[in-house]
Context: one part of a larger RNA
RNA sequence: CGUGCACGGUGGAUGCCUUGGCAGUCAGAGGCGAUGAAGGACGUGGUAAUCUGCGAAAAGGUUCGGGGAGUUGAUAAACAAACUUUGAUCCGAACAUGUCCGAAUGGGGAAACCCACCCGCUUGCGGGUAUCAUUAAGUGAAUACAUAGCUUAAUGAGGCGAACCCGGGGAACUGAAACAUCUAAGUACCCGGAGGAAAAGAAAUCAACCGAGAUUCCCUAAGUAGCGGCGAGCGAAAGGGGAUUAGCCCUUAAGUUGAUUUGGUGUUAGUAGAACAAGCUGGAAAGCUUGGCCGUAGAGAGUGAAAGCCUCGUAUACGAAAAUGCCUUAUCAAUGAAAUCGAGUAGGACGGGACACGUGGUAUCCUGUCUGAAUAUGGGGGGACCAUCCUCCAAGGCUAAAUACUCCUGACUGACCGAUAGUGAACCAGUACCGUGAGGGAAAGGCGAAAAGAACCCCGACGAGGGGAGUGAAAUAGAACCUGAAACCGUGUACGU
Numbered sequence: 001c002g003u004g005c006a007c008g009g010u011g012g013a014u015g016c017c018u019u020g021g022c023a024g025u026c027a028g029a030g031g032c033g034a035u036g037a038a039g040g041a042c043g044u045g046g047u048a049a050u051c052u053g054c055g056a057a058a059a060g061g062u063u064c065g066g067g068g069a070g071u072u073g074a075u076a077a078a079c080a081a082a083c084u085u086u087g088a089u090c091c092g093a094a095c096a097u098g099u100c101c102g103a104a105u106g107g108g109g110a111a112a113c114c115c116a117c118c119c120g121c122u123u124g125c126g127g128g129u130a131u132c133a134u135u136a137a138g139u140g141a142a143u144a145c146a147u148a149g150c151u152u153a154a155u156g157a158g159g160c161g162a163a164c165c166c167g168g169g170g171a172a173c174u175g176a177a178a179c180a181u182c183u184a185a186g187u188a189c190c191c192g193g194a195g196g197a198a199a200a201g202a203a204a205u206c207a208a209c210c211g212a213g214a215u216u217c218c219c220u221a222a223g224u225a226g227c228g229g230c231g232a233g234c235g236a237a238a239g240g241g242g243a244u245u246a247g248c249c250c251u252u253a254a255g256u257u258g259a260u261u262u263g264g265u266g267u268u269a270g271u272a273g274a275a276c277a278a279g280c281u282g283g284a285a286a287g288c289u290u291g292g293c294c295g296u297a298g299a300g301a302g303u304g305a306a307a308g309c310c311u312c313g314u315a316u317a318c319g320a321a322a323a324u325g326c327c328u329u330a331u332c333a334a335u336g337a338a339a340u341c342g343a344g345u346a347g348g349a350c351g352g353g354a355c356a357c358g359u360g361g362u363a364u365c366c367u368g369u370c371u372g373a374a375u376a377u378g379g380g381g382g383g384a385c386c387a388u389c390c391u392c393c394a395a396g397g398c399u400a401a402a403u404a405c406u407c408c409u410g411a412c413u414g415a416c417c418g419a420u421a422g423u424g425a426a427c428c429a430g431u432a433c434c435g436u437g438a439g440g441g442a443a444a445g446g447c448g449a450a451a452a453g454a455a456c457c458c459c460g461a462c463g464a465g466g467g468g469a470g471u472g473a474a475a476u477a478g479a480a481c482c483u484g485a486a487a488c489c490g491u492g493u494a495c496g497u
Stems, first nucleotide, its partner, number of pairs: 001496009015482001016446002020417002022414007029406002031160002039101003042055003046079001049075003061095006070083003106115003116129006131157009164195001165193005175182001179229001205212002216243005226234002247398003250342001255335006263327006270318003276291005292309002294298001300312003347371008357383001378393005433440002453481001456468004
């Protein structure tokens, strides 16, 4: 030095676990905001820090309910000082307080800061003072009347928020095996607006000589008819079957909304809630054995191993002073309320766009420019166009449901994950850290049933670390703590060289 065996170190795989995630189902809710939001800064405890809560009335105040013995949130134990059956802590509802920044709104500003004016009581506090829109009043130029402007008052708006919705704009990569029409795609993205849904909607619609009867959504028709450098590709509708159904108004109506009220039913705290013992093994019984019991409850979780009968629950039955949702009874009020059947409209020309349809033989819809009817004895459509026939009545308006989505709340589910997985984040994570910035973005779970977390002694530097002792079922479970693989490094021994 190598090989074998034994025993270790290092390391943190594996197994087991789950506080966290992921995907859903059923309900709820679908907004918050000048009565100052979302989000923050700074404070606040007998307390140095951080988290949570709260706001100078500051881990809280008042009232009303629930509840019934301990309590003063967490890391985090102890001490101190208190509260509490005259009902505390805790849970629910309502109310009060709510610094400063932030739409931020008195002016400014490098957010959480600086500097003001007016009014009221006058230590010092309280209130007001942004902009825009609408309405009203006052005042009032050039300029006589007026108007613009100015001032004041009232009302409203502003900002935030995950997706869904409507509208205004609107790419490129890509595909076409290149590329220009085309595609991607009216997608991504930007802007405006609204609601719990939005939009659409009661035929100037389809159909085909038979008829249907608003809209929306699903299945089908159908990858069909078509469109298309007839390339790549794009791609209907009628009809049929379902979901859901609702119709109305402009000569004063369908209705809608709000307040109060009657009864009911939910939500926001809760209450009651059956039935087991012994022996054995063991550190521990829920395991095993024996004998019982309950069940409208044998869902589930916990308890020193695996519990229907130990605990919490579960089935079931009850419960609200206060606030609030929905249904319902009644009363009152508001709104509907525009106008009078739709003219610079329909149609036409040119140029674009939307229709599955790229201008094509291209109907239909929208309109930038120019034009421009008829008035129910009328007008539109039926895919060039004309006639016949059929069908409907544009140029005014409202309308629930079936449909889309889930930032959020509750209950439940999983041939979903189990710490390199599952959210980036199971842990004080959008943190530490990186970047001027936009932005990027981690690692990190597990002693034990219970801290019983090792008194005391010894070595050592009043260390680190270790040896005894003690606890414990176990300490090779000792805090660098469950299990503890491999690489890698050793000690001992045997053999070989």